[in-house]
RNA sequence: CACUUAUCAAGAAAGACCGAGGGACUGGGCCCAAUGACGUCUUAGCAACCUGAUUACCAGCGUGAUUUUCGGUGCUACUUCCCAUCCUGUAGAGACAGGGUAGAUGAGCG
Repeated sequence: CACUUAUCAAGAAAGACCGAGGGACUGGGCCCAAUGACGUCUUAGCAACCUGAUUACCAGCGUGAUUUUCGGUGCUACUUCCCAUCCUGUAGAGACAGGGUAGAUGAGCG
């Protein structure tokens, strides 16, 4: 980096450094930011994807539940911040609903 698959309305911040933009991308909106955002580091925390432990089912492969455990990731403003940008349905418009694309993260695989 490509592919497969699961999840994405909940949760969890302090300090130090830096110094101007930031919330992925296009348009619109709404926000954050010199009372220092974004980013980096440290510490703390959240969560339960992988791992661990216990347990139920299964012939087996495995599946479920509980726990939150040395550990591997991840995350800790706003619903992936919101809507649109594609498609479908509700006759049309409006509005709503569902899906897709894109993105993020985990696991697997090349």
SAM riboswitch aptamer (S box leader) from a Cytophagaceae bacterium, 110 nucleotides, folded computationally. The model forms 94% of the base pairs in the Rfam consensus. Taxonomically the source falls in Cytophagaceae (Bacteria, Bacteroidota, Cytophagia, Cytophagales).